Small-subunit ribosomal RNA, central domain from a metagenome, 346 nucleotides, folded computationally.

Context: one part of a larger RNA
């Protein structure tokens, strides 16, 4: 490198966006650059491949051919691909009314519970455990009421539901922004698809500045347990979690399934239009869940949401260990991350 894979064996990039670059829909004209065909030059000799010939034979040698699969000129073909140009609607978008949702960004409001404080009631216990102590409590706790006050998080509706490109999004409510689907005409006319490099995003953790700290809670501390017990179990507890700004760039970032287009039985549920109606109902579009034909598949299993039949492009693997290490480059304040081997050895 061919080949052959990438749900589980090695292998899909975390996700959009898009350069360059591959690839690309239907008809008609021109051209004739890949392509195809004749001719004609050139592809030194030797040697390789065939015939023949010479040394007794053979190695060797001479001699004809044949091949040199290529490039050049020239002439034609025009089917497919390229290039112009013209032109078409099915692909792709735009328009006009609807509609859906926890899509996002920035205010404003609400409750229920926790905790702190105040004051009332009130007396001896409360918390916690497998049992217990540590804690807290006559300087009046716990409870119980009334009131203020602080941050976080939104009980029920809540679902196998719903939105987002993935990360992820849940109290109501206002503004601003996105986006999908649907139904009609109208409108542009291949404008598309995929994308090395790149650009933005990207969960939690973790780091800088400030703020801000009700509960929870690494680190600690103290009681237990235990043969120890740097745990498990209880009382405390600090970073942390919140919030603005600015970085990290990683996950079992998972459907462990790139994306995009076509085609190939059915059989339920759901959601959200559309048309229909009577409050059923049967249709139809598009998403979502579940079963299963045929075919796939090593089996599990997938089965119109394919892992099924095909096209296009991109990303990956090529034995285990050493190593996701070590050196170099780069990014980052650090922590660290991308890129990413060998030697040995089975």
């Nucleotide at each position: 490198u061919u080949g052959g894979g990438u749900u589980u064996a090695a292998a899909g990039g975390g996700u959009g966006c898009g350069u360059a670059g591959g690839c690309g829909g239907g008809g008609a004209a021109a051209u004739a650059a890949g392509u195809c065909a004749g001719a004609g030059g050139u592809g030194a000799a030797a040697g390789c491949c065939g015939g023949c010939a010479g040394u007794u034979u053979a190695a060797c040698u001479g001699u004809c051919g044949a091949a040199c699969u290529g490039c050049c000129u020239u002439u034609g073909a025009u089917a497919c691909u390229g290039u112009u140009u013209u032109u078409c609607u099915u692909g792709a978008g735009u328009u006009u009314g609807g509609u859906u949702g926890a899509a996002g960004u920035g205010g404003g409001c609400g409750g229920a519970a926790u905790g702190u404080g105040a004051c009332a009631u009130g007396u001896a216990g409360c918390g916690g455990u497998g049992a217990a102590a540590u804690g807290c409590g006559u300087a009046g706790a716990u409870a119980u009421g009334u009131c203020c006050c602080a941050g976080a998080a939104c009980a029920c509706c809540g679902a196998u539901u719903g939105c987002g490109a993935a990360g992820g999004c849940a109290g109501c409510u206002c503004a601003c922004u996105a986006a999908g689907c649907c139904a009609a005409u109208a409108c542009u006319g291949a404008c598309g698809c995929u994308g090395a490099u790149g650009c933005a995003c990207g969960a939690a953790a973790g780091c800088g500045u400030g703020g801000g700290g009700a509960g929870c809670a690494a680190a600690c501390a103290g009681g237990a347990u235990u043969a120890g017990a740097u745990a498990c179990c209880c009382u405390g507890g600090u970073a942390g979690u919140c919030c603005a700004c600015g970085c990290c760039g990683u996950a079992a970032a998972c459907g462990a399934u790139g994306a995009u287009g076509a085609c190939u039985c059915g059989a339920c549920g759901u959601a959200a239009g559309c048309g229909a109606u009577a409050c059923a109902c049967a249709g139809u579009u598009u998403g979502c869940g579940u079963c299963u034909a045929a075919g796939c598949g090593a089996a599990a299993g997938c089965g119109u949401u394919a892992a099924g039949u095909c096209a296009u492009c991109c990303a990956c693997c090529u034995g285990g260990g050493a190593a996701g290490u070590a050196c170099g480059a780069u990014c980052g304040c650090a922590a660290g991350g991308u890129u990413g081997a060998a030697a040995c050895u089975c």
Record summary:
The prediction has a mean pLDDT of 87.